[in-house]
Predicted 3D model of a 71-nucleotide RNA (transfer RNA) from Candidatus Sungbacteria bacterium RIFCSPHIGHO2_01_FULL_54_26. Taxonomically the source falls in Candidatus Sungiibacteriota (Bacteria, Bacteria candidate phyla). Its Rfam family is "tRNA". From the family's description: Transfer RNA (tRNA) molecules are approximately 80 nucleotides in length. Gene Ontology term of the family: triplet codon-amino acid adaptor activity. The RNAcentral record of the sequence draws on ENA. The prediction has a mean pLDDT of 84.
């Protein structure tokens, strides 16, 4: 070069056309002499750019990153 799969919260992920979920984390509150647990409540996110659509994380096209595979 050239075929595939990937890219969503700080991290591991779910979601595949109709307002993105959950775990751990992280902040606050109640509990404690306190620290840990253990409850509650809250902050944070779809890689970048064009088209298709009423609507795009999800579909399509270039880039870009990473992972395999061929030469």
């Nucleotide at each position: 070069g050239g075929g595939c799969c990937c890219g969503u919260a700080g991290u591991u992920c779910a979601g595949u056309g109709g307002u993105a979920a959950a775990a751990c984390g992280c902040c606050g509150c109640a509990u404690u002499c306190g620290c840990a647990u253990u409850g509650c409540g809250g902050a944070g996110g779809c890689g970048g750019g064009g088209g298709u659509c009423c609507g795009a994380u999800u579909c399509c096209c270039c880039c870009c990153g990473g992972g395999u595979c061929c030469a």